The RNA shown here (glmS glucosamine-6-phosphate activated ribozyme aptamer) has 166 nucleotides and comes from a Coriobacteriia bacterium. Its Rfam family is "glmS glucosamine-6-phosphate activated ribozyme aptamer". The family's RNA type in Rfam is riboswitch.
RNA sequence: GAGUUCUGCGAAGCGCCAGGACUGACGCGGGCGACACGGUGUCAGUCGACGAGGAGAGAGCUGAUCGAAACACUCGGCGGAUGGCUCUCCGGCCUGACCGGAGUCGUGACGUCACCGACAAAACCCGCGGGCGAUCGCGGGGACAAAGCGGUGGCGGACCGGUAUC
Numbered sequence: 001g002a003g004u005u006c007u008g009c010g011a012a013g014c015g016c017c018a019g020g021a022c023u024g025a026c027g028c029g030g031g032c033g034a035c036a037c038g039g040u041g042u043c044a045g046u047c048g049a050c051g052a053g054g055a056g057a058g059a060g061c062u063g064a065u066c067g068a069a070a071c072a073c074u075c076g077g078c079g080g081a082u083g084g085c086u087c088u089c090c091g092g093c094c095u096g097a098c099c100g101g102a103g104u105c106g107u108g109a110c111g112u113c114a115c116c117g118a119c120a121a122a123a124c125c126c127g128c129g130g131g132c133g134a135u136c137g138c139g140g141g142g143a144c145a146a147a148g149c150g151g152u153g154g155c156g157g158a159c160c161g162g163u164a165u166c
Stems, first nucleotide, its partner, number of pairs: 014079004019075001020047009029037001050067003056089007090106004097163005110156008124141007
């Protein structure tokens, strides 16, 4: 220095890199030669998603919400994943109470539409640090979303059977 095995820790808008782009070193190339070069090879590297939101349990299928920025810093791909659908179970609501069914939803436990409301980080500006470099890390300044959520209103739904008591 490399490899294998074992163990531990960490991350879930998270991890990774065989394409690609870019950097450095050493060659090749055309050229009289040198400098240089957006060409080319090898080796070593760098980049490769900015936050918001998101979990009742299990199984199967699918292969995952939202905007910001940019137009290769977020291109292209791999893996994973709390997304979506179906089924079963559990749970809430559906009546003043209880049980069963149907329905609807997921502990903030009806749906949908319109309007209103609060909420982000990167980007950007200033500075510091690491690296020859691509680039990486940190601090300060100051904005701006959508989904979902909350509020108001409209529409749809708010059912069926049984029991006991008032």
Background: The prediction has a mean pLDDT of 77.